[in-house]
RNA sequence: UCGCGGGAGAGAUCGGCGCGCCUCGGCGGGUCGACGCCGAAGGCGCAACCGCCCCGGAAACGCUCAGGCAAACGGACCGCGA
Repeated sequence: UCGCGGGAGAGAUCGGCGCGCCUCGGCGGGUCGACGCCGAAGGCGCAACCGCCCCGGAAACGCUCAGGCAAACGGACCGCGA
């Protein structure tokens, strides 16, 4: 690196627009905005720690730009195999 398996958190919030379905009561998802949140893609920051040691590498800590807040997808990390 590849394959398989496991894999959390947080509004199925509100409003506008338009689409599909419909028993015409509603339902689903899309997009934009609003506020509220999450941190385990990535990114950034501190620097615990580490090393070939005065020079480097650097977190599961912090930030929340990005990403995410039903399911799905994604997913750090862990296990097995090559």
Overview
Predicted 3D model of an 82-nucleotide RNA (Glycine riboswitch aptamer) from Brevundimonas aurantiaca. The model forms 90% of the base pairs in the Rfam consensus. NCBI's taxonomy places the organism under Bacteria, Pseudomonadati, Caulobacterales, Caulobacteraceae, Brevundimonas.